[in-house]
Context: one part of a larger RNA
Molecule: small-subunit ribosomal RNA, 5' domain
Organism: metagenome
RNA sequence: GAACGAACGCUGGCGGCGUGCUUAACGCAUGCAAGUCGAACGAGAACGUUCCCUUCGGGGAGCUAGUAAAGUGGCAGACGGGUGAGUAACACGUGGGCAACCUACCCGGAAGUGGGGGAUAACUUUUCGAAAGAGAGGCUAAUACCGCAUAACAUCUUCGGGUCUGCGGAUUCAAAGAUCAAAGCUUGCCUCUACUUGUAAGCAAGCGCUACCGGAGGGGCCCGCGUCCCAUUAUCUUGUUGGUGAGGUAACGGCUCACCAAGGCAACGAUGGGUAGCCGGCCUGAGAGGGUGAUCGGCCACACUGGAACUGAGACACGGUCCAGACUCCUACGGGAGGCAGCAGUGAGGAAUUUUGCGCAAUGGGCGAAAGCCUGACGCAGCGACGCCGCGUGGAGGAGGAAGGUCCUCGGAUCGUAAACUCCUGUCGAGUGGGAAGAAUUCUGGUGGAAAGAAUACGUCCAUCAGUUGACGGUACCACUGGAGGAAGCCCCGGCAAUACGGAGGGGGCCAGCGUUGUUC
Numbered sequence: 001g002a003a004c005g006a007a008c009g010c011u012g013g014c015g016g017c018g019u020g021c022u023u024a025a026c027g028c029a030u031g032c033a034a035g036u037c038g039a040a041c042g043a044g045a046a047c048g049u050u051c052c053c054u055u056c057g058g059g060g061a062g063c064u065a066g067u068a069a070a071g072u073g074g075c076a077g078a079c080g081g082g083u084g085a086g087u088a089a090c091a092c093g094u095g096g097g098c099a100a101c102c103u104a105c106c107c108g109g110a111a112g113u114g115g116g117g118g119a120u121a122a123c124u125u126u127u128c129g130a131a132a133g134a135g136a137g138g139c140u141a142a143u144a145c146c147g148c149a150u151a152a153c154a155u156c157u158u159c160g161g162g163u164c165u166g167c168g169g170a171u172u173c174a175a176a177g178a179u180c181a182a183a184g185c186u187u188g189c190c191u192c193u194a195c196u197u198g199u200a201a202g203c204a205a206g207c208g209c210u211a212c213c214g215g216a217g218g219g220g221c222c223c224g225c226g227u228c229c230c231a232u233u234a235u236c237u238u239g240u241u242g243g244u245g246a247g248g249u250a251a252c253g254g255c256u257c258a259c260c261a262a263g264g265c266a267a268c269g270a271u272g273g274g275u276a277g278c279c280g281g282c283c284u285g286a287g288a289g290g291g292u293g294a295u296c297g298g299c300c301a302c303a304c305u306g307g308a309a310c311u312g313a314g315a316c317a318c319g320g321u322c323c324a325g326a327c328u329c330c331u332a333c334g335g336g337a338g339g340c341a342g343c344a345g346u347g348a349g350g351a352a353u354u355u356u357g358c359g360c361a362a363u364g365g366g367c368g369a370a371a372g373c374c375u376g377a378c379g380c381a382g383c384g385a386c387g388c389c390g391c392g393u394g395g396a397g398g399a400g401g402a403a404g405g406u407c408c409u410c411g412g413a414u415c416g417u418a419a420a421c422u423c424c425u426g427u428c429g430a431g432u433g434g435g436a437a438g439a440a441u442u443c444u445g446g447u448g449g450a451a452a453g454a455a456u457a458c459g460u461c462c463a464u465c466a467g468u469u470g471a472c473g474g475u476a477c478c479a480c481u482g483g484a485g486g487a488a489g490c491c492c493c494g495g496c497a498a499u500a501c502g503g504a505g506g507g508g509g510c511c512a513g514c515g516u517u518g519u520u521c
Base pairs, nucleotide, nucleotide: 001521002520003519004518006517007516008515009514010513013391014390015389016388017387018386019384020383021349026347027346028345030344031343032342035075036074037073040072041071048063049062050061051060052059053058082302083301084300092226093225094224095223096222097221098220101219102218103217106215107214108213109212111210112209113208114148116146117145123138124137125136126135127134128133154179155178156177157176158175160173161172162171163170164169184207185206186205187204188203189202193200194199195198228274229273230272236264237263240262241261242260243259244258245257246256247255277299278298279297280296281292282291283290284289304325305324306323307322308321327338328337329336330335355381357380358379359378363377364375365374366373367372394424395423396422397421404415405414406413407412428486430481431480432479433478434477438472443467444466445465446464447463448462449461450460489510490509491508492507493506
C1' cells in the first nucleotide's frame, strides 16, 4: 500500500446492488418448512339452510354433498433446504477404464393387455389402557394381493458355424429345450354389434398397465498423477499378501468364508501423532509465489450420540422405522412423547452477526388428464454505514477585505470570497397528483384449420379473437408546489529545556464517513 463475513470509538442525509453466528455439530418454547391424486377403490358426515309434522320438548325429508375429515391404493417423500462435526481418504481435483454394472419418471422403436380366485383396512360389535395405543369377532372394494393361460428380439441350458482376441473370453448367426407378464380408468357416439330402441357389455379416442430393445440424463465401481505438519513417530501387518473353490452384490474384488502358500508395506517416509471437508475460485503480488476456501457453483460427509436393517429404481433415509445411551417433557407411576446443522424466533457462549414479516404474481419442484393443491425452495419486503458504487448538504457574483477571533515590529497580517448581501438553481428529503414493466407458449371461453376416426362427437395440435391472473406496491418512475430552507464529520501537524492533561489560532489528509485493533499478502 492492498484486502476483510470483521469488531471497537467518534460521527451519521439519501438511494442502488450485495452481504450478515467466523464462537457452543451448545440446549431449544411457539408457528410454519412434503405433499398430492375422487379420471385406481369402498364408504361417507356436520354446521347451516328450505319444506313438512308437532303434545312446542322435538321429529322427518331435501339442499349442503358424493363435499369435508379418515381409510385402502399410486406417485412423491433419496429432490429441494441446512451444517462442516468427522475425514489426510480414490474424500476431492484431473485424466483414463468397466470385456465387471444399475437406472423410477422422460424420449424413440416394436409386441401384448385373456381368464379366474382368496383376503383385508375403512366400517361395525367388543376388550384392555390415564394416555400413547393395542387385541379379538363380523362385513366389503380396487390400477392392492395370488394362481392359471399366452411368450420372445428377454433370461438360462445344450449343440453347430463365423468374426475379434489380452487365449480367460467377448460378439454375431442358426437350431432345440426350459422359465417368467399385465389393470384398468375417463370422455364421446349410436355408424357397426348386442339387446330392454336408448343404453352398453358395442365402437372410437385419450390416459394407463406388462415384457423387451435403444437413447438421454443420473448413479455405482476400478486405475495413473496431484493434495498440510512432526523422524524428539522407524518399522507396521494375520483377512494381513497371494492362490483355489464357494457364498454374496446391480457389479469386480478378502467383500465374506473354507482350504493352501507365506507373503504384503516402508527413509521415494510405511506405521503412529497433530491439524484439516476438497475444488472452481477469492485476497495479495510485476510475476514466480504466499495466504485463504464466507456469500455463488461442483463434489463429499453428517442430521441428539452409537448401532442396525426395512421399504424402494434409488436410502442404510434431517422433518421414516427398530435397539441402546445422555438429556428434556407428560403420567392415573403401570407407561409414554421428543430431536431447528430447514425458515423465523429464544436462552447460553461471544468482541460480534437480522424479522416469530408478505406472497406463491414470477422462476423452479412434487402430485394431478386438468382446474388446482402444496412449496420458510424461491420472489419480495424489514433490520444493520457490514461492504462496494452513486448522489446531496448548494451555484455564480460579491472587498469598505465588515464585525469578531488570533498574531503583531502597532504600520499591519491572517481566518478570507469565507460571511453578510445580490442574482439564480431545485438534485435528495417534504407535500400534492398521475402511475408502470416484470404477464406468458398462465388460465378460461369463442371462431377457423389439421391428422387419426364411421363421425359434424370427445380429446390433441396450430392459428386467431375476447376475457383473466402482481406479493413487491400506489413501489419504481413522471409532473407539480414551495423554498437554501432539513443534511459534516473524523484524524493528523516529529525529536531536542520543557511536558502530561486541557484549551486556542492556523495548516493538512480523508469525507458519510474517519480512525483504532485484529488477520493475510